Transfer RNA from an uncultured Verrucomicrobiota bacterium, 74 nucleotides, folded computationally. The coordinates come from a structure-prediction model, not an experiment, and the mean pLDDT is 80.
[in-house]
RNA sequence: CGGGGCGUAGCUUAGCCUGGUAGAGCGCUACCUUAGGGAGGUAGAGGCCGCUGGUUCGAAUCCAGUCGCUCCGA
Numbered sequence: 001c002g003g004g005g006c007g008u009a010g011c012u013u014a015g016c017c018u019g020g021u022a023g024a025g026c027g028c029u030a031c032c033u034u035a036g037g038g039a040g041g042u043a044g045a046g047g048c049c050g051c052u053g054g055u056u057c058g059a060a061u062c063c064a065g066u067c068g069c070u071c072c073g074a
Stems, first nucleotide, its partner, number of pairs: 001073007010026004020057001028044005050066005
């Protein structure tokens, strides 16, 4: 320098191809249960999707640029 993959909740990740109100597990908070703790149960908080711009009635999703990590090639 050229090309590919990845980036979504505190952590691990689904959803992207085929645009239409962002889900799960673990963790966290409250309550129930217990003598207490753990386990179990119920409820809840927490992310507008790496960043910027574009297309569209509508973008995590499509397009362009860019940042970080990583792999391959030179």
Its Rfam family is "tRNA". Rfam classes the family as a transfer RNA. Rfam links the family to the GO term triplet codon-amino acid adaptor activity.